[in-house]
Formats: sequence, structure tokens, C1' cells
RNA sequence: UGGGCUGGCCGGGCGACCGCGACGGGGGCAAUCCCGUCGAGGAAGGUCCGGGCUCCACAGGGCAAGGUGGUGGGCAACACCCACCCGGGGUGACCCGCGGGACAGUGCCACAGAAAACAGACCGCCGCUCUCCGGAGCGGUAAGGGUGAAACGGUGGUGCAAGAGACCACCAGCGUGACGGGUGACCGUCGCGGCUCGGUAAACCCCACCUGGAGCAAGACCAGACAGCGAGCGUUCGAGGGCGGCCCGCCCGAGCUCGCGGGUAGGUCGCACGAGGGCGUCGGCAACGGCGCCCCUAGAUGGAUGGUCGCCAACCGUGCCGUCGCGAGGCGGUACGGCGAACAGAACCCGGCCUAUGAGCCAGCCCAUCCG
Repeated sequence: UGGGCUGGCCGGGCGACCGCGACGGGGGCAAUCCCGUCGAGGAAGGUCCGGGCUCCACAGGGCAAGGUGGUGGGCAACACCCACCCGGGGUGACCCGCGGGACAGUGCCACAGAAAACAGACCGCCGCUCUCCGGAGCGGUAAGGGUGAAACGGUGGUGCAAGAGACCACCAGCGUGACGGGUGACCGUCGCGGCUCGGUAAACCCCACCUGGAGCAAGACCAGACAGCGAGCGUUCGAGGGCGGCCCGCCCGAGCUCGCGGGUAGGUCGCACGAGGGCGUCGGCAACGGCGCCCCUAGAUGGAUGGUCGCCAACCGUGCCGUCGCGAGGCGGUACGGCGAACAGAACCCGGCCUAUGAGCCAGCCCAUCCG
């Protein structure tokens, strides 16, 4: 210098004019006007997880249903985060994993291929029989060819008609025993075994652990409208309701259901101090936690937080000048030109995940090249 990996930052500033919402103060009988202060985000988004909060329920048991899934830790909790293990990818920094079980059982494995799971004979090889001498039939064979994502270990030898873990040596893999290391997942060394037992659980299933329901239109209060009628079932021979679904069981229990008709549909609270933010320090590899100090920061409900113009930062390109260096090159200044803002917008609140996003900047690391 070029390319790359990881982590982080920013999401413009000033002025003028016009405009919106909330609160406070003032004027006005009122409609409303004036002044001051404050007024979106890193994702406010998707609503995919987890909680707070609110109401209902809160005897119990069984069966179903859903979720999670290497290990250790963090957290209010999680499917999140951190560290590590194992497997895979990359020259590397580093990245990816929906990562329990396929010797409990069942299912499935497209196309191609002879054969896709208690294997299997298309070509080839070998043996026997027949022959019109081209070959045909029967049998053996998984070493070679071919198909496939995947074909029942690999290499070498013995053996054989040809072959084959049929046998042997080494290697790989699986299972298992001992020793050592680690909190653990797991790792290392040595030995033994049958000689090899395909994949798929985001297929059923099995194992371990976890899980009440509904949601701010929750819920509470104030104000306020109306007109009842009919039918059916029922009041210990118990309708109906609750215990998330079903069954058992338990509890409450005098009303419940349907049809016709009538009729309000406004306001206030919930609701902005919270697992809150910033800085420092201590513990920890880290996520995070402890302590101290400081800060208070939107609350709409047809839903506010915006628009126009000017100037300027910041950045990029090119030229020139200065300066540092032996050099590759670096740094600074200046002129002109470009760009000068994307994605998107709270609606009870919070922690995550995922997705969208302009111009750029910062730090660490890796690879290649150049100069000395």
C1' cells in the first nucleotide's frame, strides 16, 4: 500500500420564517389568544421468545398438549448472553452448527442404478454343460468397472478355480476395561473384543427438564340511557358456573338459555421513578455483579414531535504548496468539484432475538505485496 476478519461509534450543527402536542403562567364571558419550558429510535418496526403489572382461578390425581435439549456460568426470566467442549469450513484473523437418543420399536431414503438395508450379480472374472464356434444356460465371486448424496472399512500380504476379514500385519472406526487430567461437556495413554453393525428424530417415537388462562379493548372509578314481552330448562330428583383441554374428583350454587323489542356508548385513573440512565471504583477470562456519586427524560387517543431557505461542519476526488523519511510512502495547508442524510416513527412498561438502514469514522488482529 492492497485485500480481509472482529468489535465499537455516529444517525449532523447554527440562523430565519411558518406549523403541531403536553404542561405551567397570564388575558378573555366564551370560542380562543400570548409568553415560557419540554417533546421519538437504534431500531420506536416484526410481534418471534421471556418477564413485570392487572383480572380470573389457586383440593388433588391421571391422560393428553406445547416447549427446551453439548457442558459450566450469567440473568427477574428466556428459545437470550458469556466462557469452554465436540463436529465442520478457512492459508489465517476468524466463522458456522435446529449439538440428547438411530444396538427400544415403527416409517421413509427422490432420480440414477442389477441392487437402498435380515442386501444385491448389469458389465467383468472363474468353474461346469451345450454349441451352428457368433455364443447360450447353470453355478460361484462384492477384488475391478459403471450408478448414486450414500453400495456393508482402507493398504499390503497369505490363500483360492476366481474371490472374499476366509486368515495375518498395520491403520481408521465402534464397543469396552484400567490409569491420568478437568467442576463438567470431554481429552490423553495403554490393553482387550467381535472383525465393521448406512443415513434420517425440523418423521412418529423414547429420555430428561419446564409450562395455569386471558390480556392495558387488562382492570378500577365517575357520569349517563332504556321498557319490556314471549318460549324452554331448573331450585337437594339441583339448571348453570369455576378448577387452561379431556376423565375422575372437588367447590360455588338460584337462576340460566334463546327469540323479538328498546337503549347509552362520554370522562378520569391505570400512565411514565424504572430489573432506569451516566461516571468512577472493586470482584470476575467474560456475560455480569457489589459499592459510591450524579441525573429525571414524550405521554397522543383521528393519534403531536414537522416543513422551506441560507450558511457551515464532516467526508470523498483531483491539482498545487509546505514538511518528515535513504526509500515505499506518511502528515499538514489550500483551491476547485461532488455529497450534504437513509431506514423509519412511541401508544402499559422492560430484557432479548430478527429484520430495515445514508455518508462515514475509530480500535485490534490476519494475509499478500513493496521499501529499508
This is a predicted structure of a 372-nucleotide RNA (Bacterial RNase P class A) from Marmoricola sp. Its Rfam family is "Bacterial RNase P class A". Rfam links the family to the GO terms dimeric ribonuclease P complex, tRNA processing and ribonuclease P activity. NCBI's taxonomy places the organism under Bacteria, Actinomycetota, Propionibacteriales, Nocardioidaceae, Marmoricola. The gene name in the source record is rnpB. The prediction has a mean pLDDT of 76.